[in-house]
The RNA shown here (Bacterial small signal recognition particle RNA) has 90 nucleotides and comes from an Actinomycetota bacterium.
The coordinates come from a structure-prediction model, not an experiment, and the mean pLDDT is 81.
RNA sequence: GACCCCUCGCGUGGCGAUAUCCCUCUGAAUCCCCCAGGGCCGGAAGGCAGCAAGGGUAGGCGGGCCCUGUCGGGUGCGCGGGGGGUCCCU
Numbered sequence: 001g002a003c004c005c006c007u008c009g010c011g012u013g014g015c016g017a018u019a020u021c022c023c024u025c026u027g028a029a030u031c032c033c034c035c036a037g038g039g040c041c042g043g044a045a046g047g048c049a050g051c052a053a054g055g056g057u058a059g060g061c062g063g064g065c066c067c068u069g070u071c072g073g074g075u076g077c078g079c080g081g082g083g084g085g086u087c088c089c090u
C1' cells in the first nucleotide's frame, strides 16, 4: 500500500409496525366562537351577561399507512471509528 473478515457509528433509500399522523362517523351538563327571543343597566343613544338554535374543539367508535412522527431489522448503497487476517513494496 492492496484486499478480506468481525464490530460500532453516521447519512440516505427500502421494508415492517405504530400513533402524537390521515380518513369516516360521533361530539361534550362541564371548553371556545356566535348568540334570535327573553333578561339586566341606561332618560336615550347605547352597553353587559347570556339560554336555545348554529359553528368549532377536547374526547370517543371504527378504519388506514398517502402525508407527518416514532420504533424495529440476518435490510440496499455510501462514508467513517476500532479490532483481526492475507499478500505486495521499501
Base pairs, nucleotide, nucleotide: 001087002086003085004084005083006082007081008080009079010078011077012076013075015072016071017070018069019068021064022063023062025060026059031056032055033054039048040047041046
It was read from a public genome assembly, where an Rfam model found it.
Rfam family: Bacterial small signal recognition particle RNA. Rfam classes the family as a non-coding RNA gene. A reference for the family is Rosenblad et al. (2003), "SRPDB: Signal Recognition Particle Database", Nucleic Acids Res.
The organism belongs to Actinomycetota, within Bacteria.